[in-house]
RNA sequence: GUACGUUCUCAGGGCGGGGCGAAAUUCCCCACCGGCGGUUAAAGCCCGCGAGCGCCUACGCAUGUAGGGUCAGCAGAUCCGGUGAAACUCCGGGGCCGACGGUUAAAGUCCGGAUGAAAGAGAACCAGA
Numbered sequence: 001g002u003a004c005g006u007u008c009u010c011a012g013g014g015c016g017g018g019g020c021g022a023a024a025u026u027c028c029c030c031a032c033c034g035g036c037g038g039u040u041a042a043a044g045c046c047c048g049c050g051a052g053c054g055c056c057u058a059c060g061c062a063u064g065u066a067g068g069g070u071c072a073g074c075a076g077a078u079c080c081g082g083u084g085a086a087a088c089u090c091c092g093g094g095g096c097c098g099a100c101g102g103u104u105a106a107a108g109u110c111c112g113g114a115u116g117a118a119a120g121a122g123a124a125c126c127a128g129a
Base pairs, nucleotide, nucleotide: 005125006124007123008122009121010120016030017029018028019027031109032108033098034097035049036048037047038046044096045095052074053073054071055068056067057066058065059064078094079093080092081091082090100112101111102110
């Protein structure tokens, strides 16, 4: 010093084929992907959370840098049938959604901030006399 705690570890997937074009993994057709906690039963689209943008604070003319996080705001999207005691979560079918900046052409899938941050998950936790 000693549990509403400390330390450590871990903590995101996805453009394959074709078309047009000078140029597209960005457009079009077909495809592919689904963080964390909760919920009578397993969830991208039920309720929340996270990163991001913004906002606020400090310094600054500004760009920007650092910090904050119940700080205005942005922060997506589901129906039908079946089973069942119970499912917008399972099974069958149909549908929908996806931060910011960049780019010979508009991006959920490429590049970048990011060897970052983090919802959260796990492990260890007294020593000596």
Molecule: FMN riboswitch aptamer (RFN element)
Organism: Marivivens niveibacter